[in-house]
Context: one part of a larger RNA
RNA sequence: CGCUCGCUCAGGAACUAGGCAAGUUGACCCCGUAACCUCGGGAGAAGGGGUGCCUCGGUAGGGUUCAUAGCCCGAGGAGGCCGCAGUGAAAGGCGCGCUACGACUGUUUAACAAAAACACAUCUCUCUGCUAAGUCGAAUACGACGUAUAGGGGGUGACGCCUGCCCGGUGCCGGAAGGUUAAAGGGAGGGCUUCGUUUGGAUUCGUCCGAACAAAGGCCUGAUCUGAAGCCCCGGUGAACGGCGGCCGUAACUAUAACGGUCCUAAGGUAGCGAAAUUCCUUGUCGGGUAAGUUCCGACCUGCACGAAUGGCGUAACGAUAGCGCGACUGUCUUGGCGAGCGGCUCG
Numbered sequence: 001c002g003c004u005c006g007c008u009c010a011g012g013a014a015c016u017a018g019g020c021a022a023g024u025u026g027a028c029c030c031c032g033u034a035a036c037c038u039c040g041g042g043a044g045a046a047g048g049g050g051u052g053c054c055u056c057g058g059u060a061g062g063g064u065u066c067a068u069a070g071c072c073c074g075a076g077g078a079g080g081c082c083g084c085a086g087u088g089a090a091a092g093g094c095g096c097g098c099u100a101c102g103a104c105u106g107u108u109u110a111a112c113a114a115a116a117a118c119a120c121a122u123c124u125c126u127c128u129g130c131u132a133a134g135u136c137g138a139a140u141a142c143g144a145c146g147u148a149u150a151g152g153g154g155g156u157g158a159c160g161c162c163u164g165c166c167c168g169g170u171g172c173c174g175g176a177a178g179g180u181u182a183a184a185g186g187g188a189g190g191g192c193u194u195c196g197u198u199u200g201g202a203u204u205c206g207u208c209c210g211a212a213c214a215a216a217g218g219c220c221u222g223a224u225c226u227g228a229a230g231c232c233c234c235g236g237u238g239a240a241c242g243g244c245g246g247c248c249g250u251a252a253c254u255a256u257a258a259c260g261g262u263c264c265u266a267a268g269g270u271a272g273c274g275a276a277a278u279u280c281c282u283u284g285u286c287g288g289g290u291a292a293g294u295u296c297c298g299a300c301c302u303g304c305a306c307g308a309a310u311g312g313c314g315u316a317a318c319g320a321u322a323g324c325g326c327g328a329c330u331g332u333c334u335u336g337g338c339g340a341g342c343g344g345c346u347c348g
């Protein structure tokens, strides 16, 4: 000097990003306990007091039992004794307040994240009538030996009060008049070819070699027309994907604008909340708390860029969650000191 412990005058968070760490509290009995609340809670709230031993006396009383045998449990009271100290050692909650988020108990990144993330009961949309929908490459199979109070999928996330406007785009559902339209049906027409006809030449009269035309035959091609779903089209639908304006003027101080004008839109953000886990400017402004507060709490609203099941706003209880404050307590600190054990180092 390091590690792990113990003690410490006065002060008591001045430490620090932050009370991190340490310490305080701690058992049982009695008294006593606030706001709020879903009436269950909150509660061990908080905050106080007591605790040994001896005698009356194992007393009053209670339990067991047929029992006024036994055995077990056992307050409260009175008097007394000792120590600095009586749950005499050991072990066992620090408490309170405000706020955010998530209702809760649970789950999670095995080995840097335990959370406001996931799940959840609840609510809702949608599919599925049973050989169900759905899953699996096929099949067996699952769904389910179930049957819409069932099963699959999506979202939301206890509970309370609620959940506004837009269907123009996209999706989904419905519609079938019209437009478009595949295979297929159909075959007008066209092309090539030849049976054949005409014709030139040769001929052993059997035919052979050419040219032109040309079929109802063969091959190829092929229009009008008929022709489903889909798309176009017509409607619906938001707890479907999503979206929810701008400029100018106006009141008898000023300021502001209930009001008016105008442009655009499918419609222009309702309730509630709001410098917020969201606010850039920003340490916004005001109030509170402090001697002093970029954090915190309460307001205001100018919402850069909240907003209603990608839910909005509240909410008792809960939380190894996050921010702020108060009390208690402390070597965190002022600021060090002393001691113990184990290392290191030095000497032998």
Base pairs, nucleotide, nucleotide: 001343002342003341004340005339006338007337008336010334011333014332019329027051028050029049030048031047036041038158052081053080054079055078056077061073062072063071064070082086094327095326096325097324098323099322100321101319102318106118107117123155124154125153126152127151128150134142135141159314160313161312162311164244165243166242169241170240171237172236173235174234175233178232179231180230184226185225189221190220191219192218193217196213197212198211199210200209201208202207245263246262247261248260249259272306273303284300285299286298287297288296

Source information:
The part of an RNA shown here (large-subunit ribosomal RNA, domain IV) has 348 nucleotides and comes from an Acidobacteriota bacterium. Its mean pLDDT, the model's own confidence on a scale to 100, is 86. The organism belongs to Acidobacteriota, within Bacteria. Its Rfam family is "Bacterial large subunit ribosomal RNA". Rfam links the family to the GO terms ribosome and structural constituent of ribosome.